[in-house]
RNA sequence: ACUGAAAAAGGCAAACUUAUCGAAAGGUAAGGACGCAAAGCCACGAGUCUAAGGUGUUUAUGCUAUGAUCGUCGGGUUGCCAAAA
Repeated sequence: ACUGAAAAAGGCAAACUUAUCGAAAGGUAAGGACGCAAAGCCACGAGUCUAAGGUGUUUAUGCUAUGAUCGUCGGGUUGCCAAAA
C1' cells in the first nucleotide's frame, strides 16, 4: 500500500418519538438502534427529493434550483487495528 476476520480497542446511528429551524424537501438536539470498515469530511460529476421565488395554463396544477440528499452511486481527501491473502 492492498485487503478485511467467529480478532481487540473503540466509533457512527436507520426507522420511530419529543423539541426546534425551514415554504417544503430536509436539518439540528435528546432518546432510540436498522445497520455501517470509513454510515469520517467535501455538493466536484451523476441520480433522487422539494418548489419559497420565477414562469405557463384548462385555477387546479405543469415546468424550473439558487434549496436538499455523502446512510444513492462515483470522485476527492483524512483515519483505528491487524488475522489470512

A computed fold for an 85-nucleotide RNA from Mesobacillus subterraneus, annotated as c-di-GMP-I-GGC riboswitch aptamer. NCBI's taxonomy places the organism under Bacteria, Bacillati, Bacilli, Bacillaceae, Mesobacillus. Its mean pLDDT, the model's own confidence on a scale to 100, is 88. Of the family's consensus pairs, 95% are formed in the model.